[in-house]
RNA sequence: GGGCGAUUAGCUCAGUUGGUUAGAGCACUAGCUCGACAAGCUAGGGGUCACAGGUUCGAGUCCCGUAUCGCCCA
Numbered sequence: 001g002g003g004c005g006a007u008u009a010g011c012u013c014a015g016u017u018g019g020u021u022a023g024a025g026c027a028c029u030a031g032c033u034c035g036a037c038a039a040g041c042u043a044g045g046g047g048u049c050a051c052a053g054g055u056u057c058g059a060g061u062c063c064c065g066u067a068u069c070g071c072c073c074a
Stems, first nucleotide, its partner, number of pairs: 001073007010026004019057001028044005050066002053063002
């Protein structure tokens, strides 16, 4: 330098052929329970979907560019 893949909550990851509202587990906060802790139960908070642009009535999803990480080729 070239090719491929990944980037979504604090962490690990789903997200179906572009269409209602962006979700799960763990973690976090509050309450209940317990002599106490853990576990358990209930409720809650937290997201510019890496960044920027484009297509579209409508984009996490399609297209272009950039960045970071991984693998392969040279």
A computed fold for a 74-nucleotide RNA from a Planctomycetaceae bacterium, annotated as transfer RNA. The sequence was found in a public genome assembly. NCBI's taxonomy places the organism under Bacteria, Pseudomonadati, Planctomycetota, Planctomycetales, Planctomycetaceae. Rfam family: tRNA. Gene Ontology term of the family: triplet codon-amino acid adaptor activity.